[in-house]
RNA sequence: CUUGCUGAGGAGCGUUGCGACGGGCCGGGCACAGUGCUGCGGUUCGCCAGGCUCAGCGGGUCGUGUCAUCCAUUACGGCGCUCGCUCUGU
Numbered sequence: 001c002u003u004g005c006u007g008a009g010g011a012g013c014g015u016u017g018c019g020a021c022g023g024g025c026c027g028g029g030c031a032c033a034g035u036g037c038u039g040c041g042g043u044u045c046g047c048c049a050g051g052c053u054c055a056g057c058g059g060g061u062c063g064u065g066u067c068a069u070c071c072a073u074u075a076c077g078g079c080g081c082u083c084g085c086u087c088u089g090u
């Protein structure tokens, strides 16, 4: 740096929908008796508002003298409504 899992970032209902994902159709390619396959492309339908950040553990890659301690431990997440928590005012 990248990736998998787990946890946290308070919660619920409704709604739109990009990407990803799934189905259909068409095209390309390959095989082919009928037709089938495809880490390829297009289109359409469905689903969809933790896909993000941080922390822990593990994998991969690259680089580098290393280790320990201390401190800190965040910001954000379409739209509408509702609840919870904290502070302040009445």
Base pairs, nucleotide, nucleotide: 001060002059003058004057005056006055007054008053009052010083011082012081013080014079015078018051021046022045023044024043025042026041027040028038029037030036031035050076
Molecule: SAH (S-adenosyl-L-homocysteine) riboswitch aptamer
Organism: Gammaproteobacteria bacterium